Small-subunit ribosomal RNA from an uncultured organism, 1422 nucleotides, folded computationally. Model confidence (mean pLDDT): 83 of 100.

RNA sequence: AACACAUGCAAGUCGAGCGGAGAUGAGCGAAUAAUUUAUUAUUUGCGAAAUCUUAGCGGCGGACGGGUGAGUAACACGUGAGCAACCUACCUACCAGAGAGGGAUAACAUAUCGAAAGAUAUGCUAAUACCGCAUGAAGUAUACAAACCGCAUGGUAAGUAUAUUAAAGUGAUAGCGCUGGUAGAUGGGCUCGCGGACCAUUAGCUAGUUGGUAAGGUAAAGGCUUACCAAGGCGACGAUGGAUAGCCGGCCUGAGAGGGUGGACGGCCACAUUGGGACUGAGACACGGCCCAGACUCCUACGGGAGGCAGCAGUGGGGGAUAUUGCGCAAUGGGGGAAACCCUGACGCAGCGACGUCGCGUGAAGGAAGAAGGCUUUCGGGUCGUAAACUUCUAUGAAUCGGGAAGAAAAAGGACGGUACCGAUAGAUGAAGCCACGGCUAACUACGUGCCAGCAGCCGCGGUAACACGUAGGUGGCAAGCGUUGUCCGGAAUUACUGGGUGUAAAGGGUGCGUAGGCGGGUAUGCAAGUCAGAUGUGAAAUACCGGGGCUCAACUCCGGGGUGGCAUUUGAAACUGUGUAUCUUGAGUGCAGGAGAGGGAAGCGGAAUUCCUAGUGUAGCGGUGAAAUGCGUAGAGAUUAGGAAGAACACCAGUGGCGAAGGCGGCUUUCUGGACUGCAACUGACGCUGAGGCACGAAAGCGUGGGGAGCGAACAGGAUUAGAUACCCUGGUAGUCUACGCUGUAAACGAUGGAUACUAGGUGUAGGUGUGGUAAACACAGCUGUGCCGGAGUAAACACAAUAAGUAUCCCACCUGGGGAGGACGACCGCAAGGUUGAAACUCAAAGGAAUUGACGGGGGCCCGCACAAGCAGUGGAGUAUGUGGUUUAAUUCGAAGCAACGCGAAGAACCUUACCAGAGCUUGACAUCCAUGGAAGUUAGUAGAGAUACUAAUGUGCCUUCGGGAGCCAUGAGACAGGUGGUGCAUGGUUGUCGUCAGCUCGUGUCGUGAGAUGUUGGGUUAAGUCCCGCAACGAGCGCAACCCUUAUUACUAGUUACCAGCACGUAAAGGUGGGGACUCUAGUGAGACUGCCGGUGACAAAUCGGAGGAAGGUGGGGAUGACGUCAAAUCAUCAUGCCCCUUAUGUUCUGGGCUACACACGUACUACAAUGGGAGAUACAAAGAGAAGCGAAGCAGUGAUGCGGAGCAAACCUUAAAAGUCUUUCACAGUUCGGAUUGCAGGCUGAAACCCGCCUGCAUGAAGUCGGAAUUGCUAGUAAUCGCGGAUCAGCAUGUCGCGGUGAUACGUUCCCGGGCCUUGUACACACCGCCCGUCACACCAUGAGAGUCGGAAACACCCGAAGCCUGUGAGCUAACGCAAGAGGCAGCAGUCGAAGGUGGGGCCGAUGAUUGGGGUGA
Repeated sequence: AACACAUGCAAGUCGAGCGGAGAUGAGCGAAUAAUUUAUUAUUUGCGAAAUCUUAGCGGCGGACGGGUGAGUAACACGUGAGCAACCUACCUACCAGAGAGGGAUAACAUAUCGAAAGAUAUGCUAAUACCGCAUGAAGUAUACAAACCGCAUGGUAAGUAUAUUAAAGUGAUAGCGCUGGUAGAUGGGCUCGCGGACCAUUAGCUAGUUGGUAAGGUAAAGGCUUACCAAGGCGACGAUGGAUAGCCGGCCUGAGAGGGUGGACGGCCACAUUGGGACUGAGACACGGCCCAGACUCCUACGGGAGGCAGCAGUGGGGGAUAUUGCGCAAUGGGGGAAACCCUGACGCAGCGACGUCGCGUGAAGGAAGAAGGCUUUCGGGUCGUAAACUUCUAUGAAUCGGGAAGAAAAAGGACGGUACCGAUAGAUGAAGCCACGGCUAACUACGUGCCAGCAGCCGCGGUAACACGUAGGUGGCAAGCGUUGUCCGGAAUUACUGGGUGUAAAGGGUGCGUAGGCGGGUAUGCAAGUCAGAUGUGAAAUACCGGGGCUCAACUCCGGGGUGGCAUUUGAAACUGUGUAUCUUGAGUGCAGGAGAGGGAAGCGGAAUUCCUAGUGUAGCGGUGAAAUGCGUAGAGAUUAGGAAGAACACCAGUGGCGAAGGCGGCUUUCUGGACUGCAACUGACGCUGAGGCACGAAAGCGUGGGGAGCGAACAGGAUUAGAUACCCUGGUAGUCUACGCUGUAAACGAUGGAUACUAGGUGUAGGUGUGGUAAACACAGCUGUGCCGGAGUAAACACAAUAAGUAUCCCACCUGGGGAGGACGACCGCAAGGUUGAAACUCAAAGGAAUUGACGGGGGCCCGCACAAGCAGUGGAGUAUGUGGUUUAAUUCGAAGCAACGCGAAGAACCUUACCAGAGCUUGACAUCCAUGGAAGUUAGUAGAGAUACUAAUGUGCCUUCGGGAGCCAUGAGACAGGUGGUGCAUGGUUGUCGUCAGCUCGUGUCGUGAGAUGUUGGGUUAAGUCCCGCAACGAGCGCAACCCUUAUUACUAGUUACCAGCACGUAAAGGUGGGGACUCUAGUGAGACUGCCGGUGACAAAUCGGAGGAAGGUGGGGAUGACGUCAAAUCAUCAUGCCCCUUAUGUUCUGGGCUACACACGUACUACAAUGGGAGAUACAAAGAGAAGCGAAGCAGUGAUGCGGAGCAAACCUUAAAAGUCUUUCACAGUUCGGAUUGCAGGCUGAAACCCGCCUGCAUGAAGUCGGAAUUGCUAGUAAUCGCGGAUCAGCAUGUCGCGGUGAUACGUUCCCGGGCCUUGUACACACCGCCCGUCACACCAUGAGAGUCGGAAACACCCGAAGCCUGUGAGCUAACGCAAGAGGCAGCAGUCGAAGGUGGGGCCGAUGAUUGGGGUGA
């Protein structure tokens, strides 16, 4: 890549312009050959007439047609005008004409040079080639000129005079040409108005520049060119510069307005390898012409030549990507020609490409055993699905055969094409894909995968059950296509003209004055620029729209119609805008009369306070803080008294009071000065509003120079605080704060609300004037200006604003357009500096933000509760032991539980078993379940081997039901379906449980409020243990919770009266309810009663309730238990059980033996026992409750020191058994490591059990450890409670300091400031995984884009100078020269010189881009 091009073709034609040359060739000869002997054949010469071809001269055409979009921001294009400033070959109409001559030249021939291209010389010749002469006007030029016209110069012009200019033939009946002129048509040239792109981080540009005069030049106006003169011209309505771009009709999109675009077709422009130049011509500065220069390619004999596909094909290259080196001039059109005809890569066709648009097909009807198969499944089925098979039928397209066009207006002539089309034939045959299926968005399941692989437009999906990845089935969509990518418009009112905003989301300039500009009060009248209406011209065709026609339809195409908002001209209208004139007063201003004010500048004055200095009194501290210290002080501080000095600021008054444009302004007086307000209505008469640029003012800090400096006080120093503390606190203290003169120009410069005007309910304060009423300074009313609060309509996303608008309107200015990057870079301007103003981009994210809601949270607030604190008691933490856990160890020390809410937990009891772990030994349909087949009763006993499981052997046994076939149960063997798993996942689950918490909460219906999330109810005032109750209330009700109903305990009545009881009666014993009897009591266990703030008083709101009291066994839920709202913690449990999915299947299943779960440097939790005298020991002695008991509890008695043994009464239990201890009484011990404590160890025993080695419990004797009340810290408990004492049960062969129960004895609380937890209300929030939240910055690492940077490299455009090709022009032209001329000469040419002039060279600047060691900040990342 407007990159380079091999090859072929794309512009020729005319012989009726011309001279030649050539071909055909009748005929006439000549020669040769053959023979049929006068013919034939061949060769050759001449050649009429005629025909044909054409190198050259000449004419016309090569300026059209075809291609491309590089350049161009321009009169290039579009549109509308103008030329009185112009040209136009061929064509049309008209007027007039064509007379008579001349000299050359190509071709050709000869010669020469050259490799070639080609050139030169000599000689011959023709013309519609060329040149004089004649003739000539309605031509041209000049002069005169009646008349007429216009748009300023001016134009037309009859007529007159002078000068000057023409011509060509050919053909031969037609005609075609030629010359001069006029007019037309067509095509062009030039000028002007308007219109359409970006950057102001491009603000000044311009010397032929702007104008004039004169000349030149052109077809023509013109600085187009030259000389001279003048100093102009353009620009904020955007000049100049930069970057980009061919313009339009149209096309795409859109409701439109717009936005984007300019491919095909059509109009215009520009270009033709790059740059320059002219020639010819009617027309070119010429795509397939010429000259020169540059680059490149090719040929070469090295001397020199040739070339230009952005024509049609085609090639290479580049690229994501784009075709045949085709056929034909038959049609349409063009050139030439009289014509025939020739040429035509224009064009007509064909080829390639689903690139687009349109039409058609891939079959139609019937067909349920809903086949097979696939997929899925809850295993029943469902679905693909009438789909297929099968039956009947049809034939578009494809195929074969036959016929066969129109396209050409009278004949002939068709590339397409044997094409379209028609007929016949056979047969459902050879003809369906692509994308999607989480939402947006129509369409779902299975498997695989397991934050991997991958998907993704946005949100997002994937970490073992993925409708989101991949595959399959199914489904949806479109269909010879489908999907993706890119671009543009839409949706996007998301640049808002139509049609947006700026209090808090982005956005009001810090404030005023004011220029340009924009906008602007009433009345009358003129004009007609805007405006409105009519007419005329134009708005090319094609496209688009409407109505028709032709291809079978459609796409396509043809015809007709309407429309084409624009521009121009013209005729009207005069309401509005504009403009002119006149006028008005209400806007605005002036005047007069008043009062108010921290408005501003300057000067002076004042008192209080602080500090300092001096002196006096006086003595030990002062000061400072949460507490201290630094600091000051015996050299006399602080305190106090007096005097003095200095600087700064002005208490009270003082007020959401006043003034000012804003910043801002506060003692008093004087002076200078600005503004506002009120009243009057005398004056001017729209003089107004806003305001880009501009100018001025502008807090604090800061800067410069000179003063000043009391207090305060950045920096700094010291002391504290702290982990640190470059801080907060303290002691000091410099700049500064003050002043004069300058600078800076910014603030949360805020009402986060620009200015002006008008209008739109009210209420209530306050400041300053005024008026009316009133005797009045009181007071009331009315109105103006300012300043506040509340509030209606309205507005607003809400919050809120609401006459001081954020309401309703108008005008003007400023500003905004997602967050970050960034108010940062580069540039420019300002500044002494600090810095300010203006102000991007790359890159990155899918958010950032506002207001409000519900929660949660707060070292926010209020109220309240709880053994939460406090007041106490007893502990834990220290010791020993028991037990659990961690850790370590191990073959294994099975697994789970993990803050509270894991850790004497699962486990209510591991020697084997349990047991899940380890080692070894075995089994494989299995230890266990169901089904089938065969055999056998089942079973029992014994032996052998082995650690046992197991294996083998022997013996015994023959049952039950029966319809006599068999069946039930059990055992063994065999095959396969299957079993089995304490394997994984509690983050797939059910169920169960813990916890907040027995805390008082959690919700719903209807209504109401709010755009909505939501609110209300449930908040408020009281009260309660309680969302308990009462009252109030836009709420009224209801539900789950609370309470009550249930159990137990405390009192009592009735009933009942054994195994329990015994008052009275009787009997009776050593004693004893032992016996008769009794039903009183205790008790047992059933039914009742009782307690409800019911009664009284105080308080309270006439309430709820609360306080006190009475009565009562019990008093305000009497005590205790069971009972656990909505929910939270992905809380715990797959190892109780159940269960989805995954995994194992001669093993992760199952059996057995042995071991382990009991290990042990250590750490933690929970308990027991203690440390002693409120105690230990010994002796004596009293009183429970609740339970349990048959493979059981086990009495009496006996033995043993004892554990225990023997024994066996009684008891399936109010009957029998098991049974109290603290206590009480007596005695001993006397404060010790003990007569405390009992660990540890030795010995001897007992019990259970196949079996106590690892690894049980108990007894006796002996041993006699630590420990003398426990650091920091921390736990439980408010009444029959803590503490203390014993008893029992479950589990269990045996094993408890654990656990679950039982009773005996039996203590302290002022209160709610604080710690912890909780409830309600409220407040803030950037949190919502909800404070264990969120989140900022540095540093380290990786990547990305970007700024600076000593520099380096490149590009484009100008400028200055040098050189200067071709060429036009100018000059010269002593050289050359046919036409005319008698001649002289005229004319022409070569040559030479000059101006201009492309490329090139040199130079210095400015601009842009790339790159650069290093460096700056920025973004992203687990």